[in-house]
Transfer RNA from a Candidatus Microgenomatia bacterium, 73 nucleotides, folded computationally.
RNA sequence: GGAACCGUAACUCAGUGGUCAGAGUGCCAUGUUCACAUCAUGGAAGUCGCAGGUUCGAAUCCUGCCGGUUCCA
Numbered sequence: 001g002g003a004a005c006c007g008u009a010a011c012u013c014a015g016u017g018g019u020c021a022g023a024g025u026g027c028c029a030u031g032u033u034c035a036c037a038u039c040a041u042g043g044a045a046g047u048c049g050c051a052g053g054u055u056c057g058a059a060u061c062c063u064g065c066c067g068g069u070u071c072c073a
Stems, first nucleotide, its partner, number of pairs: 001072007010025004018056001027043005049065005
């Protein structure tokens, strides 16, 4: 220098054009306990990497850029 894949909650990931963006773990509160843990219920937490384009409508399709991993030279 070229190519492929990936980037979504603190972490691991799902979501392949349409209804408010979700799950598990973690965090907070309450209940349970003498207390802790476990368990139950509820809650907070996201500019969907950035910018632009297509579309009535974009996390999703297209382009550029940034970052990560791998391969080729």
The prediction has a mean pLDDT of 81. Its Rfam family is "tRNA". It is annotated as a transfer RNA.